Model confidence (mean pLDDT): 79 of 100. Predicted 3D model of a 92-nucleotide RNA (Glycine riboswitch aptamer) from an uncultured Gammaproteobacteria bacterium.
RNA sequence: UAAGGCCCUGCCGGAGAGGCUUCGCAUAAGCGGGGCGCCGAAGGCGCAAACACUGCUCUGAAACGCUCAGGCAAAAGGACGGCAGCGCUGGG
Numbered sequence: 001u002a003a004g005g006c007c008c009u010g011c012c013g014g015a016g017a018g019g020c021u022u023c024g025c026a027u028a029a030g031c032g033g034g035g036c037g038c039c040g041a042a043g044g045c046g047c048a049a050a051c052a053c054u055g056c057u058c059u060g061a062a063a064c065g066c067u068c069a070g071g072c073a074a075a076a077g078g079a080c081g082g083c084a085g086c087g088c089u090g091g092g
Base pairs, nucleotide, nucleotide: 004089005088006087008085009084010083011082012081013080018036020035021034022033023032024031025030037072038071039070043068044066045065046064050059052057
């Protein structure tokens, strides 16, 4: 100490699926419980090839699958992407 990489933070963008039904609370907005129907891009779980081992096993990814959680008007959240800042790493 460059590019690059990683953590965190800020800003911007960011999909899908009933603003269904019923009960209770409540002045209203709404909140909570139940019922059926759905979504997958917080999180979580699962595995193929291949590798190793040598005979049944280990490791094994995802935007793929599962839907526990979460979500199905708006808001919030939101994988991921872009820009920026800080820190760490980093070749010469």